[in-house]
Context: one part of a larger RNA
Molecule: small-subunit ribosomal RNA, 5' domain
Organism: uncultured organism
RNA sequence: GAUUGAACGCUGGCGGCGUGGAUAAGUGCAUGCAAGUCGAACGCGAAAGUCCCUUCGGGGGAUGAGUAGAGUGGCGAACGGGUGAGUAACACGUGAGUAAUCAACCCUCCGGUGGGGGACAACCGCGGGAAACCGGGGCUAAUACCGCAUACGCCGGGAGAAUCGCAUGUUUCUCUCGAGAAAGCGGGCCUCUACUUGUAAGCUCGUGCCGGAGGACGAGCUCGCGGCCGAUUAGUUAGUUGGCGGGGUAACGGCCCACCAAGGCGAUGAUCGGUAGCUGGUUUGAGAGGAUGAUCAGCCACACUGGGAUUGAGAUACGGCCCAGACUCCUACGGGAGGCAGCAGUCUAGAAGCUUCGGCAAUGGGGGCAACCCUGACCGAGCGACGCCGCGUGCGGGAUGACGGCCUUCGGGUUGUAAACCGCUUUCGACAGGGAAGAAGGACUUUCGGGUUAAUACCCCGGGAGUUUGACGGUACCUGGAGAAGAAGCCUCGGCUAAUUCCGUGCCAGCAGCCGCGGUAAUACGGGGGAGGCAAGCGUUAAUC
Numbered sequence: 001g002a003u004u005g006a007a008c009g010c011u012g013g014c015g016g017c018g019u020g021g022a023u024a025a026g027u028g029c030a031u032g033c034a035a036g037u038c039g040a041a042c043g044c045g046a047a048a049g050u051c052c053c054u055u056c057g058g059g060g061g062a063u064g065a066g067u068a069g070a071g072u073g074g075c076g077a078a079c080g081g082g083u084g085a086g087u088a089a090c091a092c093g094u095g096a097g098u099a100a101u102c103a104a105c106c107c108u109c110c111g112g113u114g115g116g117g118g119a120c121a122a123c124c125g126c127g128g129g130a131a132a133c134c135g136g137g138g139c140u141a142a143u144a145c146c147g148c149a150u151a152c153g154c155c156g157g158g159a160g161a162a163u164c165g166c167a168u169g170u171u172u173c174u175c176u177c178g179a180g181a182a183a184g185c186g187g188g189c190c191u192c193u194a195c196u197u198g199u200a201a202g203c204u205c206g207u208g209c210c211g212g213a214g215g216a217c218g219a220g221c222u223c224g225c226g227g228c229c230g231a232u233u234a235g236u237u238a239g240u241u242g243g244c245g246g247g248g249u250a251a252c253g254g255c256c257c258a259c260c261a262a263g264g265c266g267a268u269g270a271u272c273g274g275u276a277g278c279u280g281g282u283u284u285g286a287g288a289g290g291a292u293g294a295u296c297a298g299c300c301a302c303a304c305u306g307g308g309a310u311u312g313a314g315a316u317a318c319g320g321c322c323c324a325g326a327c328u329c330c331u332a333c334g335g336g337a338g339g340c341a342g343c344a345g346u347c348u349a350g351a352a353g354c355u356u357c358g359g360c361a362a363u364g365g366g367g368g369c370a371a372c373c374c375u376g377a378c379c380g381a382g383c384g385a386c387g388c389c390g391c392g393u394g395c396g397g398g399a400u401g402a403c404g405g406c407c408u409u410c411g412g413g414u415u416g417u418a419a420a421c422c423g424c425u426u427u428c429g430a431c432a433g434g435g436a437a438g439a440a441g442g443a444c445u446u447u448c449g450g451g452u453u454a455a456u457a458c459c460c461c462g463g464g465a466g467u468u469u470g471a472c473g474g475u476a477c478c479u480g481g482a483g484a485a486g487a488a489g490c491c492u493c494g495g496c497u498a499a500u501u502c503c504g505u506g507c508c509a510g511c512a513g514c515c516g517c518g519g520u521a522a523u524a525c526g527g528g529g530g531a532g533g534c535a536a537g538c539g540u541u542a543a544u545c
Stems, first nucleotide, its partner, number of pairs: 001545004006541005013391006019384002026347001028346002031344003036075003041072002044069001049063006082302003092226007101219002106215008114148001116146002123138002126135003155178008164169001184207006193200003228274003235265003240262004245257003277299004281292004304325005327338004355381001357380003363377001364375004394424004404415004428486001431480004438472001442468010489534005494515003500529005510517002
């Protein structure tokens, strides 16, 4: 000098863009919200209110409404969001491999979607319990569950042939045996068949479902190389190293197991100990290099602590489950409930870091045919000079150089064109008026063309017209009137280092980054005048280069 997620002291006008719990991953947390959605998978199904009847006690009916609601089922909940504890490791970075693998939703293609069965919730009723909740009985639907049929592929066994390769082996073809699938839902129509009303079988369209092949996105596993400190850590290792056989996995493998062998690693630093999430980057530097890993992006790990599995295409399963533990809460003492390292907010520790805000309008995500619903992701607003950037606090004139202050050699000098005074302007702020872009889509109405079809229905695609959607926000921006009006401090002045005088003090009080100042004239302490530097900041401290 540059830099910072900074803090402290003094000061503080406005705006834009960023940024803001670095300590206690604290065995902490009140409260609210942060993951739902689908009635076009399925069964059930209220109430208040209003109206009608009434023996005026009430009961019944209609509507509310097939609404609310819970339940079965599907998809999602493994994403998104947080944190950095652990981890020195194939965790990360980079480059390869998988002839050792998986892959829901999405896209393309091939083939299919036949015919049956028995339950369980919800509900009803009984019982237990303070509660959380639980048990017995009865009824019921499905795209829930289970057989059967069928099998182009696919899978397993056997036989044969070809092909390629880096070893195990890969790929392709033929024959044969065996095993294994599925689910429906929604819209429209009457050309054909039935009863001749219109509906059903039927036709048709859309979307699902099952088997297979390929792709895309994603993931698992393996390997080469790379990046901390300590030798005052020198030896280390028994599932250890390898083999054979098996188990297990989507998959290779001591991953696990039985047996066999005695290996494996190490001064090119094993093992042990300490520290640490890694990277793109950030910062400094001319560079080489050093330091660092906040925000943003990629990967990893974790979710009160430790362990475990389940479900699933996929699990570190943060807002799932089980067990143990610590802690907190409820309790009728029998037993239960909980997990902010999500967004706000609170306590504590600390030098120190924000609102218990608005909205789904945009972008993105989940569900749904869609309308739409959910979304503390996100978009915005709020708070903090925490940082960077921009703007303002006026401009011109104005001397016989006013007053006051300070100094003085008493002549004067300086503050100082500074002020007063005259003229001008009006940014920003305050006030008033106007007032956005961010909105494209989707939906509805209407119209035209095309596809499909028996069809002019329905449905789908494309075009035109109209209507409708903004949290921010009456914000940005524009205009108007008023009036210099509302807006300057901080540090320093011995040398380094730009800038000096007076008074006070008297090795005291104090200063100080280093050298050093202060013991009676201190340019070094404290105050005043003056000056220098930076400026809505200026200094100090801490840290890095």